[in-house]
Molecule: RNase P RNA; transfer RNA
Organism: Acidobacteriota bacterium
RNA sequence: GCAGUGAGCCGGGUAACCGCUGCCAUCAGUAACCUUGCCGCGAGGUGAGAAGUGCUGGCGGGAGAGGAAAGUCCGAACUCCACAGGGCAGUGCGCCGGGUAAUUCCCGGGCGGGGCGACCCGACGGACAGUGGCACAGAAAAUAUACCGCUCCGCCGUAGCCCGAAAGGGCGAAGGCGAGUAAGGGUGAAAUGGUGGGGUAAGAGCCCACCGCGCGCUUGGUAACAAGCGUGGCAGGCCAAACCCCGCACGGAGCAAGACCAAAUAGGGAGACGCGGCACCCCGGCGCAAGCUGGGGAGCGCCACAGGCGGCCCGCCUGAGGUCUCCGGGUAGGUUGCUCGACCCCGCCAGUAAUGUCGGGGCUAGAGGAAUGGUUACCCUCGUGGCGCUCGCAAGGGCGUCGCGGGACAGAAUUCGGCUUAUAGGCUCACUGCGGCA
RNA sequence: GGGCCGCUAGCUCAGCUGGGAGAGCGCCGCGUUCGCAACGCGGAGGUCGUGGGUUCGAGUCCCAUGCGGUCCACCA
Repeated sequence: GCAGUGAGCCGGGUAACCGCUGCCAUCAGUAACCUUGCCGCGAGGUGAGAAGUGCUGGCGGGAGAGGAAAGUCCGAACUCCACAGGGCAGUGCGCCGGGUAAUUCCCGGGCGGGGCGACCCGACGGACAGUGGCACAGAAAAUAUACCGCUCCGCCGUAGCCCGAAAGGGCGAAGGCGAGUAAGGGUGAAAUGGUGGGGUAAGAGCCCACCGCGCGCUUGGUAACAAGCGUGGCAGGCCAAACCCCGCACGGAGCAAGACCAAAUAGGGAGACGCGGCACCCCGGCGCAAGCUGGGGAGCGCCACAGGCGGCCCGCCUGAGGUCUCCGGGUAGGUUGCUCGACCCCGCCAGUAAUGUCGGGGCUAGAGGAAUGGUUACCCUCGUGGCGCUCGCAAGGGCGUCGCGGGACAGAAUUCGGCUUAUAGGCUCACUGCGGCA
Repeated sequence: GGGCCGCUAGCUCAGCUGGGAGAGCGCCGCGUUCGCAACGCGGAGGUCGUGGGUUCGAGUCCCAUGCGGUCCACCA
């Protein structure tokens, strides 16, 4: 110098003018609340006042989007429904250790893969618990099997050869049948350990060495795991982002949650369950009695029904002119939740780190069809073009000045912690590879 | 703001437990007819919204992302 890797950060600045939304202070107005006079039996009516709350306006002060505010993918806070209970179903996650309020997140480590390297990536439990799939091709796709091939193996036996006078017998290329085999060929994404040697009729973990794999032991490590030694002749392909098994976690809904106030109506219609039953207490009637029956009460002991409960069952709670569903109708208002919080910045210490303890400092939008903006000037930065100076043999580079064009992604909506995605341009630190010079 | 669905030919939609991309209407050509429609025969037309992953193989399974649709409040 070129190419690259990781971590962190910024993401336009200044001034003037004109605007927007809350807050604070002040002044003026208004009179709903408020104080008070009069009238009225009363409901109320009517006048006066202006300290406070409210409303309107003027002047002034101060504040006002992000690293992702986004996607809503995880985890929580908060609120309601049982103080969130048991089981089944369902969903999510899955190497080990740690961090955290919590997590599928983060940090460190292990293993596997990629890169010359700095470094990066990994949904990374289980395929002898079971079920299932593996199209086409291929002999065979999983209790293995045998298409071509190979075989100094067995049988038959043609041509031929040999023995024999003959009958007959023997050998027997090729061929057929059988048996052996899985080395080789071929198919496929994938073919039942790999390479080499021995061995054999040919072969084969059949045997041996090394590698891989399984099991056991020892050592190191908290562990995942690694190394070493021994042993087994290989013990069984791939798919669980197929069903599933194992382990762990998860109740549901979401600020349009929830609470309070106000206004308005057809205070409507249809349907379902139903407006309970048994037992207990009191009073009465009938009856010899057991018991039957009427009225009232208390209360939820048992049973039934409905709802909370939005997967189902159990369980819990609530209910008696009430509950639920559907159709129809009305209002589209105010206050609260609402922003001080697992908050932000700096420093010390502990820890490899994530992070945590402690100390100091700070307050940083709270709107509700939704503000946080616009114009001009100068500066900054990037690209491009002209001119001048300069380095260089050249290609090309540096500096100054002028002109033109560009400056992204995107915008809070209850609040946090993460992840993911989008993003013009720029800065800092550490490191790697290659080349040059000394 | 929050919850839930969908995207396959020009249009409307199938595609189940992963192996062939399909149906109806529409379009084009031929036949039939004097001509048109209807009918018959034949044909064209697809990045399966986009990107990545799992798998031998993805419209289908998983992740991310884009676009579109739908529902919600209070009162009695």